[in-house]
């Protein structure tokens, strides 16, 4: 460098035009003699940055950064 996928809540993923959601995990209660387990309630998000389309935008297009993989160079 080319190409393709991928960045989304503390982690793991989901959701692919119409109010961002679940699983652990975190806190609070009930339970317990206490803890664990089990219910219940809650707390968390600039959905990688910017621009663009569109009444609308995680979703599409575009540029940028980032990860993973594949070709190519490798004097």
């Nucleotide at each position: 460098g080319c190409g393709u996928g991928c960045g989304u809540a503390g982690c793991u993923c989901a959701g692919u035009g119409g109010u961002a959601g679940a699983g652990c995990a975190g806190u609070c209660g009930u339970c317990u003699u206490a803890u664990a387990c089990a219910c219940g309630a809650c707390u968390g998000g600039u959905c990688g940055g910017g621009g663009g389309u569109u009444c609308g935008a995680u979703c599409c297009c575009c540029u940028c950064c980032g990860c993973a993989c594949g070709c190519a160079c490798c004097a």